A computed fold for a 352-nucleotide part of an RNA from Candidatus Aenigmarchaeota archaeon LH_S7, annotated as small-subunit ribosomal RNA, central domain.

[in-house]
Context: one part of a larger RNA
RNA sequence: UUGGGUUCAAAGCAUCCGUAGCCGGCCUGAUAAGUUCCUGGUUAAAUCUCUUGUUAAGCAAGAGACUGCUAGGAAUACUAUUAGGCUAGGGAUCGGGAUAGGCUAGAGGUACUCUUAGGGUAGGGGUGAAAUCCUCUGAUCCUGAGGGGACCACCAAUGGCGAAGGCAUCUAGCUAGCCCGACUCCGACGGUGAGGGAUGAAAGCUAGGGGAGCGAUUGGGAUUAGAUACCCCAGUAGUCCUAGCUGUAAACGAUGCCCGUUAGGCCUUGGUUGAUCUGUAGGGACCAAUCAGUGCCGAACCGAAAGGAUUAAACGGGCCACCUGGGAAGUACGGUCGCAAGAUUGAAACUU
Numbered sequence: 001u002u003g004g005g006u007u008c009a010a011a012g013c014a015u016c017c018g019u020a021g022c023c024g025g026c027c028u029g030a031u032a033a034g035u036u037c038c039u040g041g042u043u044a045a046a047u048c049u050c051u052u053g054u055u056a057a058g059c060a061a062g063a064g065a066c067u068g069c070u071a072g073g074a075a076u077a078c079u080a081u082u083a084g085g086c087u088a089g090g091g092a093u094c095g096g097g098a099u100a101g102g103c104u105a106g107a108g109g110u111a112c113u114c115u116u117a118g119g120g121u122a123g124g125g126g127u128g129a130a131a132u133c134c135u136c137u138g139a140u141c142c143u144g145a146g147g148g149g150a151c152c153a154c155c156a157a158u159g160g161c162g163a164a165g166g167c168a169u170c171u172a173g174c175u176a177g178c179c180c181g182a183c184u185c186c187g188a189c190g191g192u193g194a195g196g197g198a199u200g201a202a203a204g205c206u207a208g209g210g211g212a213g214c215g216a217u218u219g220g221g222a223u224u225a226g227a228u229a230c231c232c233c234a235g236u237a238g239u240c241c242u243a244g245c246u247g248u249a250a251a252c253g254a255u256g257c258c259c260g261u262u263a264g265g266c267c268u269u270g271g272u273u274g275a276u277c278u279g280u281a282g283g284g285a286c287c288a289a290u291c292a293g294u295g296c297c298g299a300a301c302c303g304a305a306a307g308g309a310u311u312a313a314a315c316g317g318g319c320c321a322c323c324u325g326g327g328a329a330g331u332a333c334g335g336u337c338g339c340a341a342g343a344u345u346g347a348a349a350c351u352u
Stems, first nucleotide, its partner, number of pairs: 003324004007306001012320001014199004021192003025086007033079002035075008048064006089189001090186003093182005101175007108152002112148008123134002160167002204245006213239002218234004256319006264297003268293007276285003301308002325352003334345004
C1' cells in the first nucleotide's frame, strides 16, 4: 500500500452551522458525455499463450492474446445533462401542548456574617486527645433593630429542556427550539461536510467594581523519625458582577452525523384517538391503541469477552474525522493564535 479497524486493546473532532467536494425520492420525453456492443487503425522488438521445425531446454518461423489510445456506426437499462410533471423526503401554514432553553428587569426567602441597643456571667471554641485562637475593654448564649454579600432547602424523579458546555425561589417583558394533530400550501428545495465560522465547564489573564461564607498560596498549632500532608486556628488570590481574552476537561454514552430494515415484555414523560368509572364534571381516576422522548430486561443477530440488542455495538446505504507496536513524546524545531499561562499543528535520532 491493498486492507482491517475506532464502547473498554491504537483510533469518533467538545458541539453545532456551513463553502467546495462527494452522495441523492417517484414518473415521462429529448440528448448520447460516462456505459455496452460492432468494424477499422495503432499498440517497435523481446516478454506471455498456441502451432510447426521427430523429443526437453534453447533457437527459428507463423498465429494469437493482453493493455491503452483513436476514427466511424449502433443501443439507451443505469449514471449524467436538459425539459415537463408528482408527493412518500424536506420546508411553510393553521389549531393545540409541555418545558430549570436563553437574555433583561423587578420582587422574595431561610441561613450566615457584621454593627448597634438591652439582658446576662465566666468561660467559649476546637479535637482521637490537645494546642494555637476568642474572652472581664464583658466573649459564648438570649431578645430587638439595622447593614452586607452569596445562595435558592422541601417540591426533586430512572423526571423536564438545550447542539454541546449547561440550565432549578417567584413575577413580568423580549426571544429560540421541540412534540402532537389537521393534510391547507411549496414541490427534492435534501444528507454529509475538507477548509472556514460560531458557541464552549472549571481554572487562569486584563481593566473596573464587590467581598458574607468558603478558601489554593501563606502564617501558626498539632501529629510524626521527618510531615513542605491528612486534623485544628487564622487567612491572600479566587469564588460574585460588568466589559474583554483564553479555547482546554474522564468536554464520557470513553459509542460522529443522516436514512432504511430487523421479536417482544415492563416502568415512565408530553401529545392524540376511543372506551369505562366517578358526589366537587371545561375536573379526576383507570384501560386500550398510536406518535414523539427517557430508562430497565430480553430473542434473533453481533462481539475476544464484558456486554450491545428498534435510543444497536444487528443488517444495509451516504458523507466526514481518526488509528497502524511500546518508549523517546503530545516532547523538539518551525508555522499560526494568545497580554501571559499556554493552545494548535507535530517529528526524528536513539532504544526496546

It was read from a public genome assembly. Its Rfam family is "Archaeal small subunit ribosomal RNA". Its family is annotated with structural constituent of ribosome and ribosome in the Gene Ontology. Model confidence (mean pLDDT): 86 of 100.